[in-house]
RNA sequence: UUAAACGAGAGUUUGAUCCUGGCUCAGGACGAACGCUGGCGGCGUGCCUAACACAUGCAAGUCGAACGAAGCUUGACGAAUGAUUUCUUCGGAAUGAAAUCUGAUAUGACUGAGUGGCGGACGGGUGAGUAACGCGUGAGCAACCUGCCCUUCGGAACGGGAUAGUGUCUGGAAACGGACAGUAAUACCGUAUAACGUAUUUUUACCGCAUGAUAGAAAUACCAAAACUGAGGUGCCGAAGGAUGGGCUCGCGUCUGAUUAGAUAGUUGGUGGGGUAACGGCCUACCAAGUCGACGAUCAGUAGCCGGACUGAGAGGUUGAACGGCCACAUUGGGACUGAGACACGGCCCAGACUCCUACGGGAGGCAGCAGUGGGGAAUAUUGCACAAUGGGGGAAACCCUGAUGCAGCAACGCCGCGUGAAGGAAGACGGUUUUCGGAUUGUAAACUUCUGUUCUUAGUGAAGAAUAAUGACGGUAGCUAAGGAGCAAGCCACGGCUAACUACGUGCCAGCAGCCGCGGUAAUACGUAGGUGGCAAGCGUUGUCCGGAAUUAUUGGGCGUAAAGCGCGCGCAGGCGGUUUCAUAAGUCUGUCUUAAAAGUGCGGGGCUUAACCCCGUGAGGGGAUGGAAACUAUGGAACUGGAGUAUCGGAGAGGAAAGCGGAAUUCCUAGUGUAGCGGUGAAAUGCGUAGAUAUUAGGAAGAACACCAGUGGCGAAGGCGGCUUUCUGGACGACAACUGACGCUGAGGCGCGAAAGUGUGGGGAGCAAACAGGAUUAGAUACCCUGGUAGUCCACACCGUAAACGAUGGAUACUAGGUGUAGGAGGUAUCGACCCCUUCUGUGCCGCAGUUAACACAAUAAGUAUCCCACCUGGGGAGUACGACCGCAAGGUUGAAACUCAAAGGAAUUGACGGGGGCCCGCACAAGCGGUGGAGUAUGUGGUUUAAUUCGAAGCAACGCGAAGAACCUUACCAGGGCUUGACAUCCCACUAACGAAGCAGAGAUGCAUUAGGUGCCCUUCGGGGAAAGUGGAGACAGGUGGUGCAUGGUUGUCGUCAGCUCGUGUCGUGAGAUGUUGGGUUAAGUCCCGCAACGAGCGCAACCCCUAUUGUCAGUUGCCAUCAUUAAGUUGGGCACUCUGGCGAGACUGCCGGUGACAAAUCGGAGGAAGGUGGGGACGACGUCAAAUCAUCAUGCCCCUUAUGCCCAGGGCUACACACGUACUACAAUGGCCGAUAACAAAGUGCAGCGAAACCGUGAGGUGGAGCGAAUCACAAAACUCGGUCUCAGUUCAGAUUGCAGGCUGCAACUCGCCUGCAUGAAGUUGGAAUUGCUAGUAAUCGCGGAUCAGAAUGCCGCGGUGAAUACGUUCCCGGGCCUUGUACACACCGCCCGUCACACCAUGAGAGUCGAUAACACCCGAAGCCUGUGAGCUAACCUAUUAGGAGGCAGCAGUCGAAGGUGGGGUUGAUGAUUGGGGUGAAGUCGUAACAAGGUAGCCGUAUCGGAAGGUGCGGCUGGAUCACCUCCUUU
Repeated sequence: UUAAACGAGAGUUUGAUCCUGGCUCAGGACGAACGCUGGCGGCGUGCCUAACACAUGCAAGUCGAACGAAGCUUGACGAAUGAUUUCUUCGGAAUGAAAUCUGAUAUGACUGAGUGGCGGACGGGUGAGUAACGCGUGAGCAACCUGCCCUUCGGAACGGGAUAGUGUCUGGAAACGGACAGUAAUACCGUAUAACGUAUUUUUACCGCAUGAUAGAAAUACCAAAACUGAGGUGCCGAAGGAUGGGCUCGCGUCUGAUUAGAUAGUUGGUGGGGUAACGGCCUACCAAGUCGACGAUCAGUAGCCGGACUGAGAGGUUGAACGGCCACAUUGGGACUGAGACACGGCCCAGACUCCUACGGGAGGCAGCAGUGGGGAAUAUUGCACAAUGGGGGAAACCCUGAUGCAGCAACGCCGCGUGAAGGAAGACGGUUUUCGGAUUGUAAACUUCUGUUCUUAGUGAAGAAUAAUGACGGUAGCUAAGGAGCAAGCCACGGCUAACUACGUGCCAGCAGCCGCGGUAAUACGUAGGUGGCAAGCGUUGUCCGGAAUUAUUGGGCGUAAAGCGCGCGCAGGCGGUUUCAUAAGUCUGUCUUAAAAGUGCGGGGCUUAACCCCGUGAGGGGAUGGAAACUAUGGAACUGGAGUAUCGGAGAGGAAAGCGGAAUUCCUAGUGUAGCGGUGAAAUGCGUAGAUAUUAGGAAGAACACCAGUGGCGAAGGCGGCUUUCUGGACGACAACUGACGCUGAGGCGCGAAAGUGUGGGGAGCAAACAGGAUUAGAUACCCUGGUAGUCCACACCGUAAACGAUGGAUACUAGGUGUAGGAGGUAUCGACCCCUUCUGUGCCGCAGUUAACACAAUAAGUAUCCCACCUGGGGAGUACGACCGCAAGGUUGAAACUCAAAGGAAUUGACGGGGGCCCGCACAAGCGGUGGAGUAUGUGGUUUAAUUCGAAGCAACGCGAAGAACCUUACCAGGGCUUGACAUCCCACUAACGAAGCAGAGAUGCAUUAGGUGCCCUUCGGGGAAAGUGGAGACAGGUGGUGCAUGGUUGUCGUCAGCUCGUGUCGUGAGAUGUUGGGUUAAGUCCCGCAACGAGCGCAACCCCUAUUGUCAGUUGCCAUCAUUAAGUUGGGCACUCUGGCGAGACUGCCGGUGACAAAUCGGAGGAAGGUGGGGACGACGUCAAAUCAUCAUGCCCCUUAUGCCCAGGGCUACACACGUACUACAAUGGCCGAUAACAAAGUGCAGCGAAACCGUGAGGUGGAGCGAAUCACAAAACUCGGUCUCAGUUCAGAUUGCAGGCUGCAACUCGCCUGCAUGAAGUUGGAAUUGCUAGUAAUCGCGGAUCAGAAUGCCGCGGUGAAUACGUUCCCGGGCCUUGUACACACCGCCCGUCACACCAUGAGAGUCGAUAACACCCGAAGCCUGUGAGCUAACCUAUUAGGAGGCAGCAGUCGAAGGUGGGGUUGAUGAUUGGGGUGAAGUCGUAACAAGGUAGCCGUAUCGGAAGGUGCGGCUGGAUCACCUCCUUU
């Protein structure tokens, strides 16, 4: 304040981050459809497609109180006949049933047809057309009409002639007629009457902006009528007014396209005439030449409009079903008639298409009314009931009609409400699922117990809706009462994230899912199924459409330096915006009042259905118009001002522009001289030039082009751009002064002009350079880079072109907002004799920097800051600046500029890495300096390959290859062929038997089988029957077993970068953030080692140290070790001793501690002293965070899968040992620093030894044998060689080398054939120092010499250790390799073994061109011309009136003619769609082909424009840009 209402984000680009930007999702709605499912009720809704075609029925009739005739009915009256009954004088009289006739007259209702009246113009349907005064809104008509209804005034007199129906005849199949005869009216006609009517003329008053209107007066002329009724009454005619309904006009609003820019001839206006209810080019004749349009005409496409509906915080966006208002249409097109009203849905005429009937002559029809049918479609209902209510038509009324309407039926189509039970109930049942086997879960869920009765069934009762006496379709419905009985009633979707909800099995990039991201390749919460869970619920999901989220078209509410986006630059018309003061006006603005904004709907407040949906009442809200007021701001008009802008005067600066002239240096060419063999060119070369004299050099000459130094982030210009000097002409800016004008300004769509280079045309010119081209190189190729030549071109004049990375990737103008410091031009001041210097100021041009801005980078008075004004431009990437069209151009081409299709990204800035044929610093046996090797030979060994029945398996650049294997004859052994076993060779459980065990025989290759059994009977308990433990045998099944697969499922272990110096954390600080800082910097180190500095301060894992060995020494101890002294011996053998050596415990010692130099006074480094050792003394163990899906399932363990009379187990034999070949690693050599022989025979260390080492002694040439002392070892044993000395060999395939082979032996072992080792004799191969290439090593190291050990019965040239002898070289860090730190670029992040471009080939998709072909459509020109209105004519026909009676006239009709005119025809063009042989590019595809253009300096920096060339990316020329790395220089800046 009467009150209500009021804004959510997420996923996805990256290794990660921030931003830009698209895509997608969560919400709501629906006339919906589809899938699965489905209990009830209320209220609504229901052909969105074919305005496609329609069978059948119904949807508009009514009035007898307008009329005539016909039919029907009733009774009365009359006539005739006359039953019956009564009376009778028997003659008859009265009575009068039933039936018949007449119908003048009267009465009563009714029926269908006709004349006449009113209504069929309403109601109902549909949305084709329409971009329009059609609709909405607000006005106007002084330019109009209005039946029925209401009010008022007045009137209705006298006549007349027809006609339908009907009858007769007649045509036609029918529809429908024709002729004759006769008839009525509220049908038709004439005359009269006549004003408050109409028309004309004259005139008065008054009003209006105007045309004109209103009121009055006078004159003249003209025009009416109908009756019906018993009564009341109803109807009729004229006039005026009202009401209602319409007609016309105007302002404003109302979709898209400019790849539609000009349109228009009745067009615009006028005059006269016609026409209309009425204005009007509405129509016509004449006259004039206008009218509309960039504020979007015309054309094309699309579309009924609105109240409203949906959505949204709102502003908006979308929409126009149902309900309501308006419009338009009624099979298509045209036309009029009637009427108050129509150019008429259920009327008429004509034309076209279609359907039906037909006797073929001719006729009939129009569901976009309600039902219904076919068709179309994803899709939309009953051939229902009733006029009871509401409303409509007719009638005086009763009443009739009403598919309007009220109801019912069908459909979960929508909204709303209710239910499918409630309470209790744990053995937490069964079953299901799962499991770690314990359990968990389904789950109080069920069963079961006690209740309830919404719903349901049955029965009873039973409305309101009816304002009225009757009348209720709905309907025996709603509701109420009673009884029965949990009985009949739950599904759908989802469960990777967004997004609530998880497990198992199956599948194995298959099948499939998917809204986006994305899942699936053997452990899928993402597929399928199951269990469970979540959500909603008689529904739930999916699809489609709209709004939202989307600030993703941004008015509210966006941007444009690098993400998409500033026109290449200026001048300037229209337009937009605009300085100071004052006065006026009141258009904008604000405000009061009036009016309108239909109802329904929406909001609020109430009320009625049990509630709600639904319905009712009241009240708000919104836009427009009119009018009164206010005057600050904007606007308009007037007056003034000087600050914006401009002018004048004075002054200086300048590669500003145009033209003419002049100059010197250089290049090339020509001439002449000197001079001789080369020149030139490159990474290296070659092509080329030169003995016909080049290059070089000297002199002279010619020609063209460009102007070194000055020269500068200096100057000028709008931009492009401009550079020798002089002259002429000329534009602009700046400073000073403050004289003049007085807002004259800013911007600028279109328009006009300028506009590098390349290119084009014509004519010149042509020195140099140089696309194309030629040759030479390079290369796999080289249409390139390099070289030698070389033409257009480059230059000039004139004319085109109009584009560039035309860039500050930054449009123009104005104002404001800290400073500092250069530079260019000018002015002023102080001081001075003067100048420099200094200070102030204006203009231009740079850098640094605060605030602020920015995604960040960065910008920062020259803004990308703060504001205002105007213009251009952007809206995901690709397709594409392409196609088509248009304009411009001589051409090249330029400007404008799409779509289909396709992707979920494309992109900007910054971060961390990685990488670079980027840079800097540093290290390493990395190179260099050296020594020795490998690669050649033979052999050993491993691998590949091949072979094989098998040659088991693994390891694969470094980091596989003498590796697993520290030792394959059998075994091992995993492989092969063969022979066997099947609860198994091995483990646990059950049953039976037996203790266990077990010699000897036969067969067999053995495993094993057969036949028997000799022997042997144990331990514990016992009720003496037996039971038990352990073991064995047999049996059944659970299971065993697997060196089968997966090292890309794993644990553990290991390699490698790398013993490289790195890798991180806490707190703090900086940054929006990823991250940074610390860890960078200056020094130093082997080291992120230490010091100093520093927004960092600390800490951890690594480094180092602590550990072991070794080098010196002290001390303790003294056997198995040792022996100086003493004794002794063959001998440390023994006594003795523990000094020494040695052993092994504990200590010491080395820390840059000391001195000097250098250094920042530090850290440290260099030198020195002392010391056994000196700067981590030497060696080892020790391996940070991590990398390589590195290695290993065959050491072991292990998930999952696989085998189960075999992929398991046993056996004997074979194989792993093969052999054309290739590679790796070693050994032995090639010899004289050597071989051989002899001698002295010396000198080690570290180990090992009982199923062992094995001494002495003896045998053997020897391997070895015999032997068996000693030793479980500081005691014994295995047990040294190079070396030294002497001799020989004398450079040779040897007295080198030892392979191979023969013979004879030895050893081990069940067994040496395949397949062991050793010895002796004999044999005596290759090999004479090793190509390209490649490896190790920096000191007790390399090289060389031997010794030991593990494995092992035996079998090392391998491996692991040990000692002996014992070198050379390192100037140094340019280069190769690897690594570390800092920095830089990046389009890489699977991280350069990366990424990525284009042609070609194949498949598919959409699209452009295309000789054409087939349609559709709007106009135009001409032809034909229906119906019809109008005009003319009307010799034919003609009742009403007149004259008048043979007849004529008025009027009318037929007919005919004409203008207009739909459909149709012809024609040439326009627009648009489909299709088309062929063809062009584009897009997408699995691991195709060719190259490697781009990203790093991408290996020739890249890119832009242009020209040219080439399979292709692309190359080259010219000009431009930095969005280029690196180095150097210049300038500027910062700090000290």
Molecule: small-subunit ribosomal RNA
Organism: Clostridia bacterium